[in-house]
RNA sequence: CGCUUAUCCAGAGAGGCGGAGGGACCGGCCCGACGAAGCCUCGGCAACCCUACGGCGGGUGCCAAUUCCGGCAGGCAUUCCUGGAAGAUGAGCG
Numbered sequence: 001c002g003c004u005u006a007u008c009c010a011g012a013g014a015g016g017c018g019g020a021g022g023g024a025c026c027g028g029c030c031c032g033a034c035g036a037a038g039c040c041u042c043g044g045c046a047a048c049c050c051u052a053c054g055g056c057g058g059g060u061g062c063c064a065a066u067u068c069c070g071g072c073a074g075g076c077a078u079u080c081c082u083g084g085a086a087g088a089u090g091a092g093c094g
Stems, first nucleotide, its partner, number of pairs: 001094008013042005021031003025071004043063003047060004067086001072083004
């Protein structure tokens, strides 16, 4: 990096550095100098895998908004609902 599979309506802070951006992409709509992204420290949440077997611990992950909503299809459908596509995370395989 590619394939397969499961889950995605819940949950989770504070400080330092840093300086204008960020929320995957596009369109909306949001967050941001009451300081963005990123990095560090401590803390927390809890999905998957490992472990002794019911622990404890470990490996990732995550800590604005339903994966923020829509982006394709179907349903009377602009509102709504359902399923996809795409994305994210874990595990297995190449």

SAM riboswitch aptamer (S box leader) from Chloroflexia bacterium SDU3-3, 94 nucleotides, folded computationally. The prediction has a mean pLDDT of 83. Taxonomically the source falls in Chloroflexia (Bacteria, Bacillati, Chloroflexota). The sequence is in RNAcentral, with records from Rfam. The model forms 94% of the base pairs in the Rfam consensus.